[in-house]
Context: one part of a larger RNA
RNA sequence: CUGGGCGUAAAGGGUGUGUAGGUGGCGAUAUUAGUCUUUUGUUAAAGCUCUGGGGCCUAACCCCGGAAAUGCAAGGGAAACGGUAUUGCUCGAGGGUGCGAGAGGUGCACGGAACUCAUGGUGUAGGGGUGAAAUCCGUUGAUAUCAUGGGGAACACCAAAUGCGAAGGCAGUGCACUGGCGCAUUUCUGACACUGAAACACGAAAGCGUGGGUAGCGAAUGGGAUUAGAUACCCCAGUAGUCCACGCCCUAAACGAUCCUAACUGGCUAUAGGGAGUAUCGACCCUCUCUGUGGCGAAGCUAACGCGUUAAGUUAGGCGCCUGGGUAGUACGGUCGCAAGACUAAAACUC
Repeated sequence: CUGGGCGUAAAGGGUGUGUAGGUGGCGAUAUUAGUCUUUUGUUAAAGCUCUGGGGCCUAACCCCGGAAAUGCAAGGGAAACGGUAUUGCUCGAGGGUGCGAGAGGUGCACGGAACUCAUGGUGUAGGGGUGAAAUCCGUUGAUAUCAUGGGGAACACCAAAUGCGAAGGCAGUGCACUGGCGCAUUUCUGACACUGAAACACGAAAGCGUGGGUAGCGAAUGGGAUUAGAUACCCCAGUAGUCCACGCCCUAAACGAUCCUAACUGGCUAUAGGGAGUAUCGACCCUCUCUGUGGCGAAGCUAACGCGUUAAGUUAGGCGCCUGGGUAGUACGGUCGCAAGACUAAAACUC
């Protein structure tokens, strides 16, 4: 080393693209350094394993002999598997064509409700807020109500157990540009595939830089209450922020706490998108089928909970990760960052 694991006990990387590497469909032919077989040499003796004998009363122990095993080298042979080379195939993969759904992305324009501000009208003493109050606003006319104008942010109903996206995430309407996906097909290429250390790209919120913007909300902060106190919960204000552009940051209970791909293994039911059949004047209905999203459950699995064709079942390939608790996701070093900090990542000691 050959181990066991990763939904909740320690453990799936936040997500993708993808280099090296690992792995790789169905045939034919040739080849042979993997593989298998055989021969020879070697692998000191002792020892170990097996075995034929012998010596101590026996055994352990010791002595004489044989075999085997393992590695290496050389030679002969085999060709199923693997490799290599050539050639072919179509079911994997990809393309074409025809349909289809969608809050997928980017930009621009537009819309209504609400809110707030300003101005003007009506109108008068309160309003607001709470468990109760007060701070606060109001006779320089508030609250309420009407009209006009300005502003910023978010898009009620539709809305769903819905849909789309690799993830983060995405929701008013229209237009432009654009990515992916599903179904059908009598079409093309012909293994072009899977995974993926590095690398690169994306990555909520908060935060940072520069410049704008700021209606509402609102860390900090001030005030009023509460309280023994109240650096809180409640109330009145309110800065950063929340919004936009560009550039950083790179984290999360980034969760399905469940990596990706392929195959296999009873069903029932709901729903979304497509197709075929049946039916029909036609549309429904019904049956079948492909893809997605849910619920319940056979077998099986699981410590249990539960999972159960969207597996946590049965297998294969590849990657990542775990190995008692604390110290600690810390110190040190390194890389990155404007900073905040991020990534990588111990030990002493202790239980």
This is a predicted structure of a 351-nucleotide part of an RNA (small-subunit ribosomal RNA, central domain) from a bacterium. It was read from a public genome assembly.